Predicted 3D model of a 1693-nucleotide part of an RNA (large-subunit ribosomal RNA, half A) from a Candidatus Omnitrophota bacterium. The RNAcentral record of the full RNA draws on ENA. Its mean pLDDT, the model's own confidence on a scale to 100, is 81. The organism belongs to Candidatus Omnitrophota, within Bacteria.
Context: one part of a larger RNA
């Protein structure tokens, strides 16, 4: 290193608790607000950050009641205080409430600004400061005024009164309203009148007393059962669905409009009167008020008659008594002994209308608190009875007239809701258009119509029964118990993200009491430990109950340094070691079995374990995974088939031709989400069918009717209720979309636009004009010259981003670095605003709309939906597929059947098997007679084709071509004159015994793979594809085949150191033969391969040759006519052609072959000698060999194997498995037997016991509940650890330690009920790893302080960096970060003594600076206009800088502020008061305030003019001063460094101005000198005082000021308020104003510090980003480069 043990560490599961959810009963109460909510901001304590209280009367006042000892909240300490003269505390009342907010005096960026007016305090006076008042709309009222339009009205303006807004969980009514979704697609139609939004109300609301229902009759509306998944509605598809009637809960009915009638007002007409104004009176209309009147057997006026009762109220009053908001009384226990502690044990007692609960050091009925029971209220409050006023109420006749609700019914068209989708569509609602009628009317009864019935619309109230719970109190759970319950048991809607809607966490536990470590030691006055002490315990020590598990350490046992891997499993040499077991010893007790304690032995037991044989993980998908397919780094904890209704099967239980109650009531218990009884028969569902349907009925229908056929009776179970399996509708086993809607938030990022403001260094080139000259007759032209144009060049700043590297876990979620592109222009930017989600914006890339765009975001419908993928947890019996057929917008998906399983039935020659016999067929094959295909040969034409012949007609001939026949071969899936084997069917006959078949629950499959054979496709290719048929494997282990799902054997129920065999083996690895007998290979063939080729060998075979001598060798010969002829230069045996004879001979070819020019030569056949037995051939068969090239030594598995360890044939032994047999068990089904009432149990036997998918059966665990105190428990539960015990498994016991308060046996119930895997969620721990990294390569080195420690601090001295920046100012934004003292855990990428960290404790001073004044885009927005609603628009009016207006400078002070504070010196508005002046005092004054005119205010651009003229910053030279250097040329000063400056006044002069020049004066600053408090050991350091030098030319120049100035040019360049002024304008107004002088006013709010950056925006002390203003010298056009000054910095290892 491995394993194991023992202690730890680290971590926070797991038991134990609960203060805090959760669900549900119930009582209450259902509203707060202009009398300022609800929700905040700020504040209030001695010390006070947070939550809780409370508001300037502030951690609290008063007052009245309760209450009795302490107390100043959570929350300790100190300091201090308060209480029996009753505190604190509890309950009622009262008072008091800073500012926001409906917010309301105006404004506003909520908590802030500014303001009118009365009043009051202050001041000489302004100023100041308190108090109240002051929005808008609406409703009546009153008052003024007042159009069209003459009165009038509308309308406006005021005034005083009232209400109204705003918020808040559900529940209600209306308004206007998706889609997702389901239909397996979609559009009607569904989700659905549902989300989400608007608008109203209430404590409930909405409906409501029939123009109703619908045949019976009932008699207002809600709500509950039931009717009923009924009737209907519906692409008659998914789906959607009533109503009546019936049972119940609660009950309650009324009032107007009209007719009539009276009374007043007004008008109009008429009559009398009256000269006339006018009076009267009548009549008619309108209008108001009072009466009267309310109904459908019509009613009412209206006429007539009658009678004084009877019922009632929802309306006022009172208020017996009850209740609620604080309390009061309340019975009964000791003691012993363990124990820290008694409430447990023990003993013995007592209460009990109280043994609910809680708490007390463990488990209390009698210790506290309560609990039963009975008692209370000064105050506020609420329900109510009696009662009192009050209102309300009636008959009967008569019927001539008269009333009974109008742009209504109704009608048509268009829509909508009704369960009812336009159907036949009735009723209701209405948008458009037409439009009655009054009781002899009118609506309704599902089109309409008759004829019957029934009801009175067009007006309006009206409690109950019902819905909901944000709020208070009370109870309760087979709820949860700290990943659980609420998001939240804890300063949680906190902390953090987000620009915003809006999103949203972690986090309990010391103990009985803090008794919460006195003191010592180490340590840096640490952080931490080690003693000591507490305490029952400190391994309860505050990181604190227990205290697993990954991980990570010490120490032991043990293996391990030549060896090799799924890590286990079966042996197994050796080491150590001794129990829940054995043995043996011994003490006690015993019922004598025998049980406990103690202690010892040893290996069979326990830990390691070399070393050997087997053996490629899990899951999940597949046809098939060690696979290099998925998926998991571990550990722990949490995570998935459930609930409810409605069907069906099954089991059980009750009753049974019947069963059964529902909603609701009543009773009763320990008094209430319960539990039991009774009740309710409304209702379901059986008990009788057919029929469309009237109807009929053991039948019926079909028909004229049935001989007859359907569908039934003849053959009776069924119902409620539990469980249990599955369907169906709900999210429906779980986790996962992309998406669609709606309602809302976002243009701080970016696109575009609108306002207003900023910036572009320098360099060039040189348009028009112009003007000079020339030339033309004139237009005009050419040349110079000015001039200064351009979407003009170059090139920084600025803005972009072609390439190229680098970065890619970056320094950066878009950057660096180099080269690059615009850069006066459609530039580029800052500030404030406007456009938005099927819409904005777009010089257009589908771009861009806050790190995301072919449709942002955020919440919601919402658990959308997914025929896809993943993942779905304890065991153990039994049985067990499919991957095929039809069909599918269907092919990876369902449906139906097959196949599977479980219950029931039925049961017969049902089924298989094998045998025999009987059948049909057309397959293999055969054949070619038919159909077609096709070789060959013969025949041949009324074919054709050439040739001949021919005026034409007709004709001939054929080496040609051919239909047809004929002859021979031969072919076929779509060809048969034929024809098997298997198959199938039947009949018998044997086995086999239910394998068969039928009804019903429930399934899974419906991707298939390989091999045989038989085909098709293919190339008779494929580990290819598509059937058929059989075996495997799927889903099957074992043995072989070295290895290797589909081959070959065989089909695991356990065990076992028995036996036999299969395939296949037997030399070694390796279990068995170097077996046996005969061959055959020589190739390592065996141990890849083919056409093809070959004297490899064997073995057989044909045909020859051969002792008359083969065959091969070897010695000889191999001639002659002849050089055959012909060709031919030649051609002589041997280019070609013809011909191929003859002679000699043993034998010889007019030549086999080489050769030559062309003979020649060499050879051969041929012959003969030598030698002495076989020689030569063809064909067939075994075994061999060449052909035969790859990447590991890469192989036969390997070593190795040759009469074999290779091959063949043939014989025998033997090995060989989980197969069969033997022994033991186990189990299931069947069978018997026995016992038992039964449920069962207990033997015997036969026959089974691989198994995915799936079916069935039977069991353990959890975590609760009830019998129920059943048992155990501080003499120590649970949890956890350890362990050699027990069960066929999940599991279960004991014993030991820890632990310190609860467990649990049985029977039953009930589930948030079992994890190793969903890229699973959450929290811990590893692995890589002490590894990458430590963020610009501007850099540091010394030296001394502080200190425990120093590269980093802090001072010095060197060095290096920037220096249009990495200085200095300022705007935004930050919100203290500024500055001093202290600290140093944590932050700082190291360290740290420092820090932008922590702790304290300081710091920001204004009349003049900014805001406050104006107005611009753009917003608000009285009234108004517009629009379902929210709400859009806009007028006055206001708000709103990024612009206009606007009064101060110097110098000094502080650790930290300065134009602010001091000091000087000025200035703006105002107030007073004086001088001194001006004008006016009654028709007009000054002046203020308001309204009007004018004018100013007021605006480009070219960054043109090298403009002009003037100043000014600033430089650079030079003088003058101070100081240094110090000798060489320079001492009368070379040469260095510094300073030379600032404000005001007079005087003089220049200039249009703006300023300048010259010249004195006084003040500040100033180098330097001196005095010097006081610090310090000293060196030295120093507040503060004081003296106080030169203070002059010159020269350049801006982009800055005159300056909005001049010119030029087309694009033609805010706005208001100031200011000037002008008015016989309006109001006030008898004093007023200008000017000096003196005094006094000027209130609020910002100022500190970063601020190109370690304080902003980027998650970060981030190489990015960030508007404006100043920016030295030197090189140079130059803000460029490269150096440098001030200044600043070295970039935290």
């Nucleotide at each position: 290193g491995g394993u194991c043990u023992a202690u730890g560490a680290a971590g926070g599961a797991u038991g134990a608790c609960u203060u805090g959810g959760u669900u549900a009963g119930g009582u209450g109460a259902g509203g707060c607000g202009a009398a300022g909510a609800a929700g905040g901001a700020c504040g209030g304590g001695g010390u006070a950050a947070g939550c809780a209280c409370c508001g300037a009367u502030a951690u609290g006042u008063c007052c009245c009641g309760g209450g009795g000892a302490g107390u100043c909240g959570c929350a300790a300490a100190c300091a201090g205080g308060c209480u029996u003269u009753g505190a604190u505390c509890c309950g009622g009342g009262a008072g008091a409430u800073u500012c926001c907010c409906a917010a309301u005096g105006a404004g506003g960026c909520a908590a802030c600004u500014c303001a009118u007016c009365a009043c009051u305090a202050g001041u000489u006076a302004u100023a100041u400061a308190g108090u109240g008042a002051u929005a808008u709309c609406c409703c009546a009222g009153c008052g003024a005024u007042g159009a069209a339009u003459a009165c009038a009205u509308a309308g406006u303006c005021g005034c005083a009164g009232g209400g109204a807004g705003g918020c808040g969980a559900a529940c209600c009514a209306g308004g206007a309203g998706a889609a997702u979704u389901g239909a397996a697609a979609c559009a009607u139609c569904u989700a659905a009148g549902u989300a989400a939004c608007c608008u109203g109300a209430g404590g409930a609301a909405a409906a409501g007393a029939a123009a109703u229902u619908g045949a019976a009759a009932a008699g207002a509306u809600u709500c509950c059962c039931c009717g009923a998944g009924u009737a209907g509605c519906g692409g008659c598809g998914a789906g959607c669905g009533a109503a009546a009637a019936g049972g119940g809960a609660a009950g309650a009915g009324c009032c107007u409009a009209a007719a009539c009638c009276u009374u007043c007002a007004u008008u109009a007409c008429u009559u009398u009167c009256g000269c006339a104004a006018g009076a009267a009176a009548g009549c008619a209309a309108u209008g108001a008020a009072g009466g009267g009147g309310u109904u459908g057997c019509g009613g009412g006026a209206c006429c007539u008659u009658a009678a004084u009762a009877u019922g009632g109220c929802a309306g006022g009053c009172a208020g017996a008594g009850g209740g609620a908001u604080a309390g009061c009384g309340g019975a009964a226990a000791u003691g012993u002994a363990u124990g820290g502690a008694a409430a447990g044990a023990c003993a013995u007692a007592c209460c009990a209308a109280a043994g609910a609960g809680g708490g007390u050091g463990a488990a209390a009925g009698u210790c506290c608190u309560g609990u039963a029971u009975g008692c209370g209220a000064a105050a506020u409050u609420u329900c109510a009875a009696a009662g009192c006023c009050g209102c309300c109420u009636a008959g009967a006749g008569g019927u001539a007239u008269c009333c009974c609700a109008a742009g209504u019914a109704c009608u048509a068209c268009g829509g909508g809701g009704c369960a009812c989708g336009u159907g036949g569509a009735a009723u209701c609602c209405u948008g458009u258009a037409g439009g009655a009628a009054u009781c002899c009317g009118g609506g309704c009864c599902g089109a309409c119509c008759a004829c019957g019935g029934u009801c009175c619309a067009a007006g309006g109230c009206u409690a109950a029964a019902u819905a909901c719970u944000a709020c208070a109190c009370c109870u309760a759970a087979a709820c949860c118990g700290a990943u659980a319950g609420u998001g939240c048991a804890c300063a949680a809607g906190u902390a953090c993200c987000g620009u915003g809607a809006g999103g949203g966490a972690a986090a309990g536990u010391u103990g009985a009491a803090a008794a919460g470590a006195a003191c010592g030691c180490u340590g840096g006055u640490g952080a931490a430990g080690c003693g000591a002490g507490u305490g029952a315990a400190a391994u309860a020590g505050a990181a604190c109950c227990u205290g697993a598990a990954a991980u990570c350490a010490u120490a032991g046992a043990u293996c391990u340094a030549c060896a090799a891997g799924c890590g286990g499993u079966g042996g197994g040499a050796g080491g150590c070691c001794u129990a829940u077991a054995u043995u043996c010893a011994u003490a006690c007790c015993u019922u004598c079995g025998g049980g406990u304690g103690u202690g010892a032995a040893a290996a069979u037991g326990g830990c390691c374990g070399a070393c050997c044989g087997c053996g490629u993980a899990c899951c999940u998908u597949u046809u098939g995974c060690a696979u290099a397919a998925u998926g998991g780094a571990c550990c722990g904890a949490c995570g998935a088939g459930u609930u409810g209704c409605u069907g069906u099967g099954c089991g059980g239980u009750g009753c049974g031709a019947g069963c059964u109650u529902a909603a609701g009531g009543c009773c009763g218990g320990a008094c209430u989400u319960c539990c039991g009884g009774c009740u309710g028969a409304a209702g379901g569902c059986g008990u009788a069918g057919c029929g469309a349907a009237a109807g009929c009925g053991a039948g019926u229908c079909c028909u004229a009717a049935u001989c007859g056929g359907g569908c039934g009776a003849u053959u009776u179970a069924g119902u409620a209720c539990c469980g249990u399996a599955u369907a169906g509708c709900a999210g429906a086993c779980c986790c996962g979309a992309a998406g669609c809607u709606g309602a809302g938030u976002g243009a701080u990022c970016u696109a575009c636009c609108c306002a207003u403001g900023g910036c572009c260094a320098g360099a060039g080139u040189g348009a028009a004009g112009c003007u000079u000259g020339g030339c033309g007759a004139a237009a005009g032209c050419c040349a110079g010259g000015u001039g200064g144009a351009g979407g003009c060049u170059c090139g920084a700043a600025c803005c972009c981003a072609u390439c190229a590297g680098u970065g890619u876990u970056g320094a950066a979620a878009a950057a660096c670095u180099g080269c690059g592109g615009g850069a006066u222009g459609a530039g580029c930017u800052g500030u404030g605003g406007g456009u938005c989600g099927g819409a904005g914006c777009g010089a257009a890339a589908g771009a861009c709309u806050a790190a995301a765009c072919a449709a942002a975001c955020u919440c919601a419908g919402a658990a959308a939906u997914u025929g896809c993928u993943g993942g779905u947890u304890c065991u153990c019996c039994c049985c067990g597929a499919a991957a095929u057929a039809u069909u599918u917008c269907u092919a990876g998906g369902g449906a139906u059947a097959g196949c599977c399983u479980c219950a029931g039935g039925a049961a017969a020659u049902u089924g298989a098997a094998u045998a025999a016999u009987g059948g049909g067929g057309g397959u293999a094959g055969a054949g070619u007679a038919c159909u077609g295909a096709a070789u060959g040969g013969g025949u041949u034409a009324c074919a054709g084709g050439a040739u001949c012949u021919u005026a034409c007609u007709a004709g001939a001939u054929u080496g040609c071509u051919g239909a047809a026949c004929c002859c021979a071969a031969c072919c076929a899936a779509a060809c048969u004159c034929c024809g098997a084997a298997u198959a199938c069917c039947a009949u018998u006959a044997u086995u086999u015994u239910u394998a068969u078949c039928c009804u019903g629950g429930g399934a899974g499959u419906a991707a298939g793979a390989c091999g045989u054979u038989g085909g098709g496709g293919g190339c008779u290719a494929a580990g290819c594809u598509c059937c058929a048929u059989c075996g495997u494997c799927a889903a099957g282990a074992g043995g072989g085949u070295a290895u290797c799902a589909g081959c070959c054997c065989a089909g695991a129920c356990c065990a076992u150191c028995a036996g036999c065999u299969a395939a296949g083996g037997u030399c070694c690895c390796u279990a068995a033969g170097g077996a046996u007998a005969g061959g055959c290979u020589a190739a390592g063939u065996g141990g890849u391969a083919a056409a093809g080729g070959a004297u490899g060998u064997g073995a057989g075979u044909u045909c020859g040759c051969u002792u008359u001598g083969a065959c091969a060798a070897c010695c000889a010969g191999g001639a002659u006519g002849u050089u055959g002829g012909c060709u031919c230069a030649g051609a002589g045996g041997c280019a070609g052609c013809c011909a191929u004879c003859a002679u000699u001979u043993a034998a010889a070819g007019a030549g086999u072959g080489c050769g030559u020019a062309a003979c020649a030569g060499c050879u051969c056949a041929c012959u003969g000698g030598u030698c002495g037995a076989g020689c030569g051939u063809u064909c067939u068969c075994g075994c061999g060999c060449c052909u035969a090239a790859g990447a590991u030594a890469a192989u036969c598995g390997g070593g190795g194997c040759u009469u074999a360890a290779g091959c063949c044939u043939a014989u025998u032994a033997c090995c060989g498995a989980a197969g069969c047999u033997a022994u033991g068990g186990g189990u299931u089904u069947u069978a018997u037997g026995c016992c038992g009432u039964a449920a069962g149990g207990c033997a015997u036997a036969a026959a089974g016991c691989g198994g995915u998918a799936g079916g069935g059966g039977a069991g353990c665990a959890u975590u609760g509940u009830c019998u129920a105190u059943u048992u155990g428990g501080u003499u120590g539960a649970a949890g956890c650890u350890g362990u050699a015990c027990c069960g066929u498994a999940a599991g279960g016991a004991g014993c030991a330690g820890u632990g310190g308060a609860c467990a649990u046996u049985a029977g039953a119930c009930a589930a948030g009920g079992g994890a190793u895997u969903a890229u699973g969620u959450c929290g811990g721990u590893a692995u890589a790893a002490g590894u990458a990294g430590c963020g610009a390569a501007a850099u540091u080195g010394c030296c001394u302080g502080c200190g425990a420690g120093a590269a980093a601090c802090a001072g010095g001295c060197a060095c290096g960096c920037c220096g249009a920046a990495a200085g200095u100012c300022u705007a935004a934004g930050g919100u203290u970060u500024c500055c001093u003292g202290g600290g140093g855990a944590a932050g700082g990428u190291u360290a740290a003594u420092c820090c932008g960290c922590c702790c304290a404790g300081g710091g920001u001073u204004a009349g003049u600076c900014g805001a406050g004044c104006c107005u611009a885009a753009g917003c608000c927005g009285a009234g108004g206009c517009c629009g379902u609603u929210g709400g859009g628009c806009g007028u006055a009016g206001g708000c709103g800088a990024u612009g206009g207006a606007u009064a101060a400078u110097c110098c000094g002070u502080u650790a930290a502020c300065a134009u602010u504070c001091g000091g000087a010196u000025a200035c703006c508005a105002g107030u007073u008061a004086a001088a001194u002046g001006g004008c006016g005092u009654u028709a007009a004054a000054a002046c203020u305030u308001c309204c009007u005119g004018u004018a100013u205010g007021a605006c480009g651009c070219g960054u043109g003019g090298u403009g002009u003229g003037u100043u000014u910053a600033g430089g650079g030279c030079u003088g003058c001063c101070a100081g240094g250097u110090g000798u060489u040329g320079g001492a009368u000063g070379u040469c260095c460094u510094g300073g030379u400056u600032c404000u005001u006044c007079c005087c003089u002069g220049a200039g249009u101005a703006a300023u300048c020049a010259g010249g004195g004066g006084a003040g500040g600053g100033g180098a330097u000198g001196c005095c010097g408090a006081g610090c310090g050991c000293a060196a030295g350091c120093g507040a503060g005082g004081u003296a106080g030098a030169a203070g002059u030319g010159u020269u350049c120049u801006a982009a800055a000021a005159c300056a909005u100035a001049c010119u030029g040019c087309c694009a033609a360049g805010a706005a208001a308020a100031g200011u000037a002024u002008g008015g016989u304008g309006a109001a006030g107004g008898a004093g007023u104003u200008a000017u000096u002088u003196a005094a006094c006013u000027g209130u609020c709010c910002g100022u500190a510090c970063c601020g190109c950056a370690a304080u902003c925006c980027g998650a970060c002390a981030c190489a990015g980003g960030u508007a404006g203003a100043c920016c030295u010298c030197c090189u140079g056009a130059a803000u460029a480069u490269g150096g440098u000054a001030a200044g600043g910095c070295g970039c935290u290892c």